[in-house]
Molecule: SAM riboswitch aptamer (S box leader)
Organism: Neobacillus drentensis NBRC 102427
RNA sequence: UUCUUAUCAAGAGAGGUUGAGGGAAGGGCCCGAAGACACCUCAGCAACCAUCAAUGGUUAGUUAACAUUGAAAAGGUGCUAAGUCCUGCAAAUUAAACGUUAAUUUGCAAGAUAAGAA
Numbered sequence: 001u002u003c004u005u006a007u008c009a010a011g012a013g014a015g016g017u018u019g020a021g022g023g024a025a026g027g028g029c030c031c032g033a034a035g036a037c038a039c040c041u042c043a044g045c046a047a048c049c050a051u052c053a054a055u056g057g058u059u060a061g062u063u064a065a066c067a068u069u070g071a072a073a074a075g076g077u078g079c080u081a082a083g084u085c086c087u088g089c090a091a092a093u094u095a096a097a098c099g100u101u102a103a104u105u106u107g108c109a110a111g112a113u114a115a116g117a118a
Stems, first nucleotide, its partner, number of pairs: 001118008013042005021031003026087003043080003048076002051071006084110001088108009
């Protein structure tokens, strides 16, 4: 970097260093010299991996693989402004209207994170 799978309306900030942009590209709307963003330290959130337990399940049989549910938070990641800050495409429904607009749902695309593979 690419591919596969899962999740993304919840949750969780202080101090220090530095000094101008940052929030994904564009548009919008925000954050920012009352110091953002970034980095470091400490703290926290969550529960993807890993751990433990129960059940299912496979088997001739059984401790395993696998699936579901739950527990815990020491380990590997991640996260701690705003719904992924909002947005794109297609379809359906509803309500106003008959230029269309708005809302909701589903699917796809884009992005982020984790796990696995190349």